[in-house]
Predicted 3D model of a 74-nucleotide RNA (transfer RNA) from a Candidatus Saccharimonadota bacterium. It was read from a public genome assembly. The prediction has a mean pLDDT of 81. Its Rfam family is "tRNA". Rfam classes the family as a transfer RNA.
């Protein structure tokens, strides 16, 4: 220098077939239960989907550029 994959909640990831309202597990907070702790049950907070631009009535999802990480070729 060229190719590929990935970037979504504090962490690990799903959603990539354009429209349900952006979700799950773990973690965090509150309540119940206990003499207390753990486990369990119920509820809640937390995201503008790496950044910018474009297409579209509508973009996490499609297109372009950039950045970061991993990987292959030279």
């Nucleotide at each position: 220098g060229g190719g590929g994959u990935a970037g979504u909640a504090g962490c690990u990831c799903a959603g990539c077939u354009g429209a349900u309202u952006a979700g799950a597990g773990c973690g965090c907070c509150g309540c119940c239960u206990u003499u207390g702790c753990a486990a369990g049950g119920c509820g809640g907070a937390g995201g503008u989907c790496u950044g910018g631009g474009g297409u579209u009535u509508g973009a996490a999802u499609c297109c372009c550029c950039a950045c970061u990480a991993c990987u292959c070729c030279a």